[in-house]
RNA sequence: GAUCAUUCCUCGGGGUGCUUCCUGAUAUAAUCGGGAGGCUGAGAUAAUACCCGUUGAACCUGAACAGGGUAAUUCCUGCGAAGGGAAGGCGUACAUUUUUGGU
Numbered sequence: 001g002a003u004c005a006u007u008c009c010u011c012g013g014g015g016u017g018c019u020u021c022c023u024g025a026u027a028u029a030a031u032c033g034g035g036a037g038g039c040u041g042a043g044a045u046a047a048u049a050c051c052c053g054u055u056g057a058a059c060c061u062g063a064a065c066a067g068g069g070u071a072a073u074u075c076c077u078g079c080g081a082a083g084g085g086a087a088g089g090c091g092u093a094c095a096u097u098u099u100u101g102g103u
Base pairs, nucleotide, nucleotide: 001097002096003095008089009088010087011053012052013051014050016047017039018038019037020036021035022034023033024032025031059084060083061082065078066077067076068075
């Protein structure tokens, strides 16, 4: 000197499942709505809360997928070097790199 993580500002993308009890509707079961809980997780209150924005597994397709496991599930792993997917700025270092000088 250059690049630039985290942070900050503005903008944008995304998901909201499984299950127990109570209650209401319908024609009993089943299904749907409401309330209170349990499980996993950053998020399951649709909150500007959480996560993610090309260095892109946030999220979607494949998928009513496969194996394992669970009370059950998008719970875990694979699928996945697959295909898609939303950005700009200021600017810093105990970061990286280049050049010069000194030792």
Molecule: TPP riboswitch aptamer (THI element)
Organism: Sediminibacterium sp.